Predicted 3D model of a 258-nucleotide part of an RNA (large-subunit ribosomal RNA, domain VI) from an uncultured bacterium. Model confidence (mean pLDDT): 85 of 100.
Context: one part of a larger RNA
């Protein structure tokens, strides 16, 4: 742009995925074979790759979270802290994001067939699965399973709103994230918990500073499971989403026109 103004929900024409394979038990050392070995058929259990989803749990990262610690240069100095050295090393780690982690999948079933096995059965008095007819018969085809779909120009369908009005709705603008290159999607704009702050708290790190007490002193030891914390959660309107602007149709009554 198109589908009749809108929101919300659906339906599938029509695509797109998926489709794998092993090793043990039991049937049963059974049939079957002298024996050695050793089954179809049928049921069960676990595994390989590989897809998906997902972080409870085991880890990995985790450059604005803790703590240890070198060398300097500063804050006059001591204590305490900054900066800089690969984030200076080192030890650890919270959301997240990840696998090696965890959960889940190929199925079951139907349908029509391949090759193939057959029923009936002429032509051809017989025989013959095939010519008419039927019945089976694959990991393979169509449906089942996911998943994307009305631009399906045949443009579908149900519901509900609104129709002349600064209406239904929809955009801008702001605060944003479970979203994200931008847009675009979803949250929320005081009739607010949408983001930052606060405050509790989860969870990390490990017991801060200052004082005091042992020790000549390094140090140690109480206050003290202390202090310190990004992204989790919950509360709480402190602060910022303010004020506001723009778009909007089919019909209807008239018909110079409202």
């Nucleotide at each position: 742009c198109g589908u009749c103004g809108a929101g919300u929900c659906u339906u599938g024409a029509g695509g797109a995925g998926u489709g794998u394979c092993g090793u043990c038990c039991c049937u049963a050392g059974u049939a079957c074979g002298a024996g050695a070995g050793g089954a179809c058929c049928g049921g069960g259990a676990u595994g390989a790759a590989c897809c998906a989803a997902u972080c409870u749990c085991u880890g990995g990262u985790g450059u604005a979270c803790c703590a240890a610690u070198u060398g300097u240069c500063c804050u006059g100095c001591c204590a305490a802290g900054g900066g800089c050295a690969u984030c200076g090393u080192u030890g650890g780690g919270u959301a997240g994001c990840u696998a090696a982690g965890u959960u889940g999948g190929g199925a079951c079933g139907g349908g029509a067939u391949a090759a193939g096995a057959g029923c009936u059965g002429a032509a051809a008095g017989c025989a013959u699965c095939u010519a008419a007819g039927c019945u089976c018969g694959a990991a393979g085809c169509c449906c089942a399973c996911u998943c994307c779909a009305a631009g399906a120009u045949u443009a579908a369908g149900a519901c509900u709103c609104a129709u002349u009005a600064u209406u239904a709705c929809c955009c801008a603008g702001g605060u944003u994230a479970a979203a994200g290159a931008c847009u675009a999607u979803g949250a929320c704009c005081u009739u607010g918990a949408u983001a930052g702050g606060g405050u509790g708290u989860a969870g990390g790190u490990g017991u801060a500073a200052g004082u005091c007490c042992a020790g000549c002193a390094a140090u140690g030891g109480a206050u003290u499971a202390a202090g310190c914390c990004g992204a989790g959660c919950a509360c709480u309107a402190c602060u910022a989403a303010u004020a506001u602007g723009g778009g909007g149709a089919u019909u209807c009554c008239u018909u110079u026109g409202g």
It was read from a public genome assembly.